Background:
RNAcentral holds the sequence, with entries from Rfam. The RNA shown here (Lysine riboswitch aptamer) has 183 nucleotides and comes from Clostridium isatidis.
RNA sequence: GGGUGAGGUAGAGGUGCGAUUUCUAAGAGUAUCUAUAUGGAAGCCGGAAGCUAGUGAAGUAUAGAGAAAGGAGGCAUCGCCGAAGCUUCAGAUACCAAAAUCUGUUGCUGGGUCUGCAGUUAAGAGCUGCAGGACUGUCAUCAUAGUAUUUGCUCGAUAUUAUGAUGUUGUGCUAUCUCACAU
Numbered sequence: 001g002g003g004u005g006a007g008g009u010a011g012a013g014g015u016g017c018g019a020u021u022u023c024u025a026a027g028a029g030u031a032u033c034u035a036u037a038u039g040g041a042a043g044c045c046g047g048a049a050g051c052u053a054g055u056g057a058a059g060u061a062u063a064g065a066g067a068a069a070g071g072a073g074g075c076a077u078c079g080c081c082g083a084a085g086c087u088u089c090a091g092a093u094a095c096c097a098a099a100a101u102c103u104g105u106u107g108c109u110g111g112g113u114c115u116g117c118a119g120u121u122a123a124g125a126g127c128u129g130c131a132g133g134a135c136u137g138u139c140a141u142c143a144u145a146g147u148a149u150u151u152g153c154u155c156g157a158u159a160u161u162a163u164g165a166u167g168u169u170g171u172g173c174u175a176u177c178u179c180a181c182a183u
Base pairs, nucleotide, nucleotide: 003181004180005179006178007177008176009175010174011173014081016080017079018078019077020076022074023073024072032065033064034063035062036061037060038059042052043051044050046096047095084109085108086107089104090103091102092101093100110136111135113133114132115131116130117129118128119127120126137169139167140166141165142164143163144162145161146160147159148158149157150156
């Protein structure tokens, strides 16, 4: 000087990922409430409990009043680059279950985008899974051209940049620090 392994720090990909406040559209003139008429025993998400109900339940019609949640888009702010998403199992919250949230755990996915199918959803939005297409990031190999070094010059060699082709993918890649090992 270069190499291998372990650990740490800082970064890159770009319609990059996630969260929060606020505004807007949709949800929806829906759910629900009130009044009248009709109706005649159930209704309140599944079960339990509880509540309302022949002093009239559900439903239907008319009139009046009239939301919200989850999800979406814009601005702003914050945290970041396994960011994050899905999935297996376990625990906690909740009366049980379902759903949801949180913690740990198994496995998959480099990234966004488009198309088809399925699920979810009020939904032709969005999200998720599977399959396919082009694009793109990193690394590696090959080819061409240029630059720099080695040398007086050329050839060759090394490094690097651009273009093209091929292949892989995040526990990856780049830079740097510490420790250990070997030469």
The prediction has a mean pLDDT of 78. NCBI's taxonomy places the organism under Bacteria, Bacillota, Clostridia, Clostridiaceae, Clostridium.